Predicted 3D model of a 74-nucleotide RNA (transfer RNA) from a Spirochaetales bacterium.
[in-house]
RNA sequence: GGGCAAUUAGCUCAGCUGGAUAGAGCGUUGGCCUCCGGAGCCAGAGGUCGGGGGUUCGAAUCCCCCAUUGCCCA
Numbered sequence: 001g002g003g004c005a006a007u008u009a010g011c012u013c014a015g016c017u018g019g020a021u022a023g024a025g026c027g028u029u030g031g032c033c034u035c036c037g038g039a040g041c042c043a044g045a046g047g048u049c050g051g052g053g054g055u056u057c058g059a060a061u062c063c064c065c066c067a068u069u070g071c072c073c074a
Base pairs, nucleotide, nucleotide: 001073002072003071004070005069006068007067010026011025012024013023019057028044029043030042031041032040050066051065052064053063054062
């Protein structure tokens, strides 16, 4: 320098062919239970879907540019 992939909650990751309100596990907060609890049960909080622009009635999803990370080639 060229190519490919990834970027979604604090962490690890889903999200089918665009369809309304974005989810799970872990963690975390509160409560219950318990002799106590780090185990178990219930509930809650937490996300500009990397940034910008475009297409569309409608975008996490499609297109373009940029950024970051990883891999491959030279």
Notes
Its mean pLDDT, the model's own confidence on a scale to 100, is 81.